[in-house]
């Protein structure tokens, strides 16, 4: 020392990305009241107009000008161009260059130092010039030439002498005066202070895809040079010097105090302030000077700009302002020298864009304000709402108060030192009074992270977004609004740094599987190292000293009203250097030791290596014999071989390669690897006991070896196998898998290559830390055919502690420690490009970036899935019976058609489904005609007392409208047409909608599935998701039960409880029944209630009994007993947690949206009934197990008053007419049909009945579109149905009829009912579905999953590329400015010397020559940037193409 989001269905871990914090010389957007203090070109070291930024001294000097005075001689004052002095080397700016003694820090010796301070001396005597000025010239200008005059604190000589040089002798060697008379100067020496130059130790960025660099280079000697050491320079001599502790080269960069951040260690940074350095248009150079190689000096070269009379000149804002330009972006052409400081001066003073101030900018920090108190269960507006209300909100209004700020007025500083005088700021700060809440709030956010929520709009659009992600009609994520949260004169955004990030890990990480151990050994350097003693004191520890400027940070005080800001004082870590001490540890030295390591001796084991000789089996080939038609091969085949004799078999021969059994989680080796037998040579391990050496050890960057397979070179060899290749199959294709062949290769020798999933995915060495069980090699002991025990070394299994994310590891560690090496830092791009090295090549090694993604990944969990496994079930298959698919018709659907053919249902689980019944109605659809508060509900107003019912007429298709007549004439009452009720008319709220959304919903339903499952509590295990329970052994229809078990219990399911059928009993007998009695045509009646039956209640069945089996259990087996029924007795109802965004907004309900003279309502007619066609479900058939005719036996559910309708009559019949009975155990529907008898005799028929014609019946307002039925006539297809497919396991299938609901009428459908009444099941391999366990997984919208590569298209970055074009740098040569230095025989020359006075000498200057030398030129090299036809791969991109490689045994296991 704070964390959070994001990989998953969920979990733990690894790991990246992102966020919250702080900071800034900032910029941008919106907004903006005041003050204080700071800060303000980060970009173009780009170019600069204009002004200013360094002058001063007349007390150094000669002149000049002006003014004043004058005794007219002159004097005074002021100003000044020039000579001279000092200063222009400071102050100010900038950060281009520089990776360096540049900077920082600490030392050092061979130096210089104007002005200043202190001390000691001196200042004597001479001399000659040059500016100014005057005259004459040149030039456009800048400027300048010649001649002449002149002063000095300008210049020169001599003297003097401390000093300096020299061993000495000796040599050398200074000065200046001025004035106001008190000072200021001048010169020499010594010292100081401060300043500067030089040297050294240490520290100071990145790159090795920069590994070698260096000729003045390294050293020496002589000489030169400097203030001073030095290759600093030069000549000669030597051959050194630097470098893996990173030289050289390339890139980048001013360094520091500090600043920001951070817990710290660190990381980043170097604005302002302060120290140092460097630079001044670019490059070079020197001069002057104490000091410069000089920002506002000089010379030269170059670029640029300006002036020009074209001859020639001028310039340098990286000083302050300011301009243009660049840029996201950075101020006034301000005031003043009043203060501080600087220059000059004796001073006054002058100068000072240093500085002090003001201005501009919210750029930053700090402070203040925009009011304060009261004021409603709470105005209005706005927003929300469940319409009740809630929010804004004491907020406002309103009342009271105050006046910071503001405005006005008055007063008014400090800053001034130094007696007077002197203030830019500035009438500023501050104080007082007056006025009046008066002048003053915004910005961002509100899905999570992250404080803050609703409505409307929008509808994957518009948009948002830091990450995750929002938006496809109910968006808390977009836009607006209301509200809320945060901060506040600011708020957000962007950029950048640190932090979080332990995400480069020193503090403080890792490497079996997540990224990561070199394939392996040896080994130089390096790192590291056993036991004892002595010593040194390098590391280490400790005391003291010096230093680390100031400012800053920290602490304590003080001053501005506070704060920011600032002043004063104080101090610590920590660094470097010096010095004193300590001696445990590390280190150095010395001396010992034997436990590490090694050597000698004696044994053992071994596919360790290398080379030679020889062996047998097998394969193939060749020769010969026997022998005949096939062989071979496969899932099945074919290609192939074979009648020219194969395969098979026997004999003989040849060749090459590999060595069965033994053989083993056995052996050996460093690894790769090593396997028949034997001989020679040879490496290593190991054991034993003794002796010796004496730390000789470990590791190991670079480096050297070895190194499977494949591949390469040369030469051999070649039996088998076998890339490529060919053929045959397979397939949609099949450049594969399978088959037949077959070449390199595989083998040998020599030489390369140097890589592998070179794996234990685990570097080496040493020590320590429970065990048990195997096995190999040795030794010892004990007992003895063989074992046991101990021990050393190997090699395995299990397992504790410990470790680990988990899996797992566990004395052979992945445990606990030490040492050394290698390696990792998100995925992709990529082990790729470029460069280097190696290689014959293939390629290997070293090894990036742009760009792109928010993941990629490890282990484990739960599911799902598998052309994985095991167990089990189901009419799932099989065994059977009957169907569908073919025909005709019915019905539903699709499609088509239509004005409309209303809508929904869509694999199973839509399709005789919603529809338990469309002529009108239904009806939702279409056309037309009508209504608009409406067909229906509530409220309000007005009228009426109604309303309503019936009849008739007119118009109309009807709705509707109009007219007439008849019946009826409300209730309460306070007595008021007051109230209620009804109705008519009106107004608006509203009604209404089968309009949309079943992906907003409730409810209901389907389905997996009546499958046996689904869960919970507590406990336990696991970091966790989760597991356990629920798994296991049995068993069951069943998670049914039993046993076992870290589980023990429980719930929803199963079962049972419920209904029904089957047996019995009891109760009760009418409408039911009739044994006995009586009676009748008749259970008709009397009688009875035994029986049947009815309908209420009970009983009964429980594996209870027996035998066997099983584990003595649960259970199972038995043509067992008993029983009506036997192992759930049959059937029904009953449907767990959940799945399918399954179905339904058109049953109903309902959110939201939409329509409102219509998407509502009424009516007439039409449509839902269409018809080339396709599908589903059915009916009837194809016939003799049948048709037809006849006879007339036996049911059970049910239904019935707007009904069932007996019976009688009429009709061929449907049916009609009349009508008993029955509101039903009473009457009716009601005839049951298959059955039985006769006939038909295999044919499109006496089968089949479609279709059509004619005539009828019934229902109904109405049968045209469009009902059902009857009679007669007609008599289609169809002769058992392709691929495929459905139902059913017993009273079932099949077959036969009956009833009911719906309904006026209409049934092949649906729901029920009974009659007749089978066959088959070996069994669980296979198909389908399901359950449990297990396994793999890259799946989790879960295999209808996931996912790979080419191609096509678009975009992006990048490599190569004939080249082209820049930049930087370098080598050689040429040219060679300025300038220093050197030389000089030419020219010139005041001071000094000599002099014969003519001159000469010394010295100086000019010129010339020489060395060096910038820029430039020529040629070459290196590095790097841009660009380039074409080209290579890479990345990204909702719905492109081709295939299916991988994930399951992924359908040929995968991978290197």
């Nucleotide at each position: 020392u704070a964390g959070a989001g994001u990989u998953u269905g969920a979990u733990c871990c690894u790991g990246g990305c992102u966020c919250a914090c702080c900071a800034u010389g900032a910029a941008c957007g919106c907004u903006g009241g005041c003050g204080g203090u700071a800060u303000g070109c980060c970009u173009a070291a780009c170019a600069c107009a204009u002004g200013c930024a360094a002058g001063u001294c007349g007390a150094a000097c000669g002149g000049g000008a002006a003014u004043c005075c004058u005794u007219a001689g002159g004097g005074a004052u002021u100003c000044u161009a020039g000579u001279g002095g000092c200063g222009g080397a400071c102050g100010g700016g900038u950060g281009a260059g520089u990776a360096a003694c540049g900077c920082g820090u600490g030392a050092g010796a061979a130096c210089c130092u104007g002005c200043c301070u202190c001390g000691a001396g001196g200042a004597u005597g001479g001399g000659g010039a040059c500016a100014a000025c005057a005259g004459c010239g040149g030039g456009a200008a800048a400027c300048u030439g010649c001649u002449g005059c002149u002063a000095a604190u300008a210049c020169c000589c001599a003297a003097u002498a401390a000093g300096c040089c020299g061993a000495a002798a000796g040599g050398u060697a200074a000065a200046a005066g001025a004035u106001u008379a008190a000072u200021c100067g001048c010169u020499u020496c010594g010292a100081g202070a401060g300043g500067g130059g030089c040297u050294c130790g240490c520290g100071u960025c990145c790159g090795a895809u920069u590994a070698g660099c260096u000729a003045g280079u390294u050293g020496g000697u002589g000489g030169g040079g400097u203030a001073a050491g030095a290759g600093c320079c030069u000549a000669c001599c030597a051959a050194g010097g630097c470098g893996g502790c990173g030289a050289u080269c390339g890139g980048u960069a001013g360094c520091u105090g500090g600043u920001c951040u951070g817990a710290g260690a660190g990381g980043a940074u170097g604005a302002g302030c302060a120290g140092c350095c460097a630079c001044a248009c670019u490059g070079g150079g020197a001069c002057u000077g104490a000091g410069a190689c000089a920002c506002g000096g000089c010379c030269c070269a170059g670029a640029c700009u300006c002036c020009u009379a074209c001859g020639g000149g001028a310039g340098g804002c990286a000083g302050c302002a300011g301009u243009g330009g660049g840029g996201a972006a950075u101020u006034u052409u301000c005031c003043g020298c009043a203060a501080u400081g600087g220059g000059c001066g004796a001073a006054a003073g002058c100068c000072u864009g240093a500085c002090g101030g003001a201005g501009c900018a919210a750029u930053a920090c700090c402070g203040c304000g925009u009011g304060c108190g009261g004021g409603a269960g709470g105005a209005a507006g706005c927003c929300c709402u469940u319409u009740g209300g809630g929010g804004u909100g004491u907020a406002a209004a309103c009342c009271g108060c105050u006046u910071u700020u503001g405005u006005g007025a008055g007063g008014g500083a400090a800053g001034a030192a130094g007696a007077u005088c002197u203030g830019a700021c500035g009438g500023u700060a501050c104080c007082u009074c007056a006025c009046g809440a008066a002048u003053c709030a915004g910005c961002c956010u509100c899905g999570g992270c992250u404080a803050a929520c609703u409505c409307c709009g929008u509808g994957c659009c518009a948009g948002c977004a830091g990450c995750c992600g929002c938006g496809g009609u109910a968006a808390g994520a977009c836009g607006g609004a209301g509200g809320a949260g945060g901060c506040a004169a600011g708020c957000g955004u962007u950029a950048u740094c640190c932090g979080g990030a332990a995400u480069u890990a020193u503090u403080g990480g890792g490497c079996g599987u997540a990224a990561a151990g070199c394939g392996u050994c040896c080994g130089c350097a390096g790192g590291u190292g056993g036991c004892g003693a002595u010593u040194c004191a390098a590391g280490u520890c400790u005391g003291c000293u010096g230093u680390c400027a100031a400012a800053g940070u920290c602490c304590a005080g003080g001053g501005c009203u506070c704060a920011a800001c600032u002043c004063u004082g104080g101090g610590a870590a920590g660094g470097c250097a010096g010095u004193g001490g300590a001696a445990a540890c590390u280190g150095g030295a010395u001396u010992g030791c034997u436990a590490g390591a090694g050597u000698a001796c004696g044994g053992u084991a071994g596919g360790g290596g290398c080379a030679g000789a020889g062996g047998g089996a097998a394969u193939u080939c060749c020769c010969g014999g026997u022998g005949u038609a096939g062989c071979g091969g496969u899932g099945a085949a074919a290609u192939g071989c074979g009648u020219a004799g194969a395969u098979a078999u026997c004999g003989g021969g040849a060749a090459g390669a590999a060595c069965a059994c033994c053989a083993g989680u056995g052996g050996c080796g460093a690894a790769g690897g090593c396997g028949g037998c034997u001989c020679a040579c040879u490496g290593g391990c190991u054991c034993g006991g003794u002796a010796c050496u004496g730390a000789c050890g470990c590791u190991g960057a670079g480096g050297u070896g070895c190194g499977a397979a494949a591949g390469c070179g040369u030469g051999g060899g070649g039996a088998g196998c076998a890339a490529a290749c060919a053929g045959g199959a397979u397939u949609a294709g099949a450049u594969a898998c399978c088959c037949u062949g077959g070449u390199a290769g595989u083998c040998c020798a020599c030489g390369c290559c140097g890589u592998a999933a070179a794996c234990g995915a685990u570097g080496g060495a040493a020590g320590c830390u429970a065990g048990c069980c195997g096995u190999c090699g040795g030794c010892a002991a004990g007992u003895u055919u063989a074992c046991u025990u101990g021990u050393c070394g190997g090699u395995g299994g299990c397992g504790c502690a410990g470790c680990u994310a988990a899996c797992g590891c566990a004395u052979u560690a992945a445990g606990c420690u030490u040492c050394c090496c290698g390696c990792c830092u998100g995925g992709g791009g990529a082990g790729u490009a470029c460069g280097g090295u190696c290689g014959c090549a293939a390629g290997a090694u070293u090894a990036a970036a742009a760009c792109u993604c928010a993941a990629a990944g490890g282990a484990a969990u739960u599911g799902a899935c598998g052309g994985g496994g095991g167990c089990c079930c189901g009419c799932a298959c099989a065994a059977g019976c009957g169907g569908u698919g073919g025909a005709g018709c019915a019905u539903g659907u699709g499609g088509u058609u239509u004005a409309a053919u209303u809508c929904g249902a869509a694999g199973c689980a839509a399709c005789g489904c919603g529809c338990a019944g469309a002529a009108c109605c239904u009806u939702a659809c279409c056309a037309g005609c009508c209504c608009u508060u409406g067909a229906c509900a509530u409220c309000c107003c007005g009228g009426u007392c109604g309303c309503g019912g019936c009849u008739u007429c007119c118009a109309g298709a009807g709705a509707u409208g109009g007219a007439a007549g008849c019946c009826u004439u409300c209730a309460g009452u306070u007595a008021g047409g007051c109230u209620g009720g009804a109705u008519c008319g009106g107004u608006g709220a509203c009604a209404g909608g089968u309009g949309c959304u079943g992906c907003a919903u409730g409810g209901c339903u389907g389905u997996c599935g009546u499958c046996a499952g689904c869960u919970c509590g507590u406990g336990u295990c696991g970091u966790g998701a989760g597991a356990u329970g629920u798994u296991g052994g049995g068993u069951u229809a069943a998670g049914u039960c039993c046993c076992g078990c870290a589980a023990c219990g429980a719930g929803c399911g199963c079962a049972a409880c419920c209904c029904u059928c089957g047996c019995c009993c009891u109760u009760a007998g009418u409408u039911g029944c009739c044994a006995g009695c009586a009676u009748u045509c008749a259970g008709u009646u009397g009688g009875g209630c035994a029986c049947u039956c009815u309908a209420a209640g009970g009983g009964g069945a429980c594996u209870g009994c027996c035998g066997g089996u099983g584990a003595u259990a649960a259970g199972c087996c038995g043509a067992g007993a008993g029983g009506a029924a036997g192992g759930u007795g049959g059937g029904g109802a009953u449907g767990a947690c959940g799945u399918c965004a399954a179905g339904u907004c058109c049953u109903c309900a309902u959110g939201g949206c939409c329509c409102u003279u219509a998407c509502g309502g009424g009516c007439u007619g039409g449509g839902c009934u269409a018809c080339a066609c396709a599908c589903g479900u059915g009916c009837u058939a194809c016939a003799a197990u049948g048709g037809u005719g006849g006879u007339g036996a036996c049911a059970g559910u049910g239904g019935g008053c707007a009904g069932c309708g007996a019976c009688a009559c009429a009709g061929c019949g449907a049916u009609g007419u009349g009508a008993u009975g029955c509101u039903a155990a009473u009457c009716c529907c009601u005839a049951a049909a298959a059955a039985c008898c006769a006939u038909c005799u295999c044919a499109g028929u006496u089968c089949g009945g479609a279709u059509u014609g004619c005539a009828c019946u019934c229902u109904g307002c109405a049968a045209c579109u469009c009902g059902a039925g009857u009679g007669c006539a007609u008599g289609a297809a169809g002769u058992u149905g392709g691929a495929a497919u459905c139902g059913c396991u017993a009273g079932u299938a099949a077959u036969c009829g009956c009833a009911g609901g719906u309904c006026a009428g209409c049934a092949u459908a649906c729901u029920g009912c009974g009659g007749u009444g089978a066959a088959u099941a070996c069994g669980u391999u296979c198909c389908c579905g399901g359950g449990c366990c297990u396994u793999g997984u890259a799946c989790a919208c879960a295999c209808c999953g996931c996912c790979c590569g080419u191609c096509a298209c678009a975009c992006c970055a990048u490599g190569g590329g004939a080249g082209u074009u820049g930049g930087u740098u370098u080598u050689g040569c040429c040219c060679g400015a300025a300038g220093u230095c050197g030389u000089u025989a030419u020219c010139c020359u005041a001071a000094c010397c000599u002099u014969u006075c003519g001159a000469g000498g010394a010295g100086g200057g000019a010129g010339a020559c020489g060395c060096c030398g910038a820029a430039g030129g020529c040629a070459g090299g290196a590095c790097u940037g841009a660009u380039g036809a074409c080209u290579g791969g890479g990345g990204u991109g909702a719905a492109g193409u081709c295939g299916u490689a991988a994930c399951a045994a992924g359908g040929u296991a995968g991978c290197c």

Predicted 3D model of a 1456-nucleotide RNA (small-subunit ribosomal RNA) from an uncultured Alphaproteobacteria bacterium. Model confidence (mean pLDDT): 84 of 100. The sequence is in RNAcentral, with records from ENA and Greengenes.